[in-house]
């Protein structure tokens, strides 16, 4: 030097014949309790590693590139 696979909410992950992002745990707030916890309903949290590219439309395809892992030489 080469090859793969991974990068998405604080943290563990979904989400693919491309149609405009969800869950679960944490956090908030209500309610319930003498009060906690636990339970139940809400509410917030995302430039989906970066940049260009195809496309009428990209987390999803191409290019390159960063950052972890793991092979080969």
């Nucleotide at each position: 030097g080469c090859u793969g696979a991974c990068g998405u909410a604080g943290c563990u992950c979904a989400g693919u014949u491309g149609g405009u992002a969800g869950a679960g745990c944490a956090g908030c707030g209500c309610a319930u309790u003498c009060g906690u916890a636990a339970u139940g309903c809400g509410c917030a949290g995302g430039u989906c590693g970066g940049u260009g590219g195809u496309u009428c439309g990209a987390c999803c395809c191409c290019a390159c590139u960063c950052g972890u892992c793991a092979g080969c030489u």